Notes: The RNA shown here (FMN riboswitch aptamer (RFN element)) has 128 nucleotides and comes from Agathobaculum faecis. Rfam family: FMN riboswitch aptamer (RFN element). About the family: The RFN element is a highly conserved domain that is found frequently in the 5'-untranslated regions of prokaryotic mRNAs that encode for flavin mononucleotide (FMN) biosynthesis and transport proteins. Of the family's consensus pairs, 100% are formed in the model. RNAcentral holds the sequence, with entries from Rfam. Model confidence (mean pLDDT): 82 of 100.
RNA sequence: AGAUUUCUUCAGGGCAGGGUGCAAUUCCCUACCGGCGGUACAGCCCGCGAGCGGACGCCUUUCCGGCGGAAGCAUGACUCGGUGGAACUCCGAGGCCGACAGUAUAGUCUGGAUGAAAGAAGAAAGUG
Numbered sequence: 001a002g003a004u005u006u007c008u009u010c011a012g013g014g015c016a017g018g019g020u021g022c023a024a025u026u027c028c029c030u031a032c033c034g035g036c037g038g039u040a041c042a043g044c045c046c047g048c049g050a051g052c053g054g055a056c057g058c059c060u061u062u063c064c065g066g067c068g069g070a071a072g073c074a075u076g077a078c079u080c081g082g083u084g085g086a087a088c089u090c091c092g093a094g095g096c097c098g099a100c101a102g103u104a105u106a107g108u109c110u111g112g113a114u115g116a117a118a119g120a121a122g123a124a125a126g127u128g
Base pairs, nucleotide, nucleotide: 002127004125005124006123007122008121009120010119017029018028019027031108032107033098034097035048036047037046038045043096044095051073052072056068057067058066059065078094079093080092081091082090100111101110102109
């Protein structure tokens, strides 16, 4: 230095202005936002996470209950031109997309969530 195990901390942004209406930050015009790893710097290239599910395992004498959790299901969106050895990632231009529940139809409000988590950083053990 590397494999492994345990622990700690951290880990998501955004409706300003106007219109209609009894009522909309939900509709219409306009505005605004962009998690993590990979790769020439990426919301829209490849992959991952948040939702549902619950084989199976652990705690519990058992039940109740609690903790963890494989498979499976769901899971959006890009083109053209330029530079370059290399860019669907940079620069220019024009586009597009955004879970579930609630509510006048929601990427932006409220809620599950003081949650979970891709992962990032650090500490220790132990191997050599």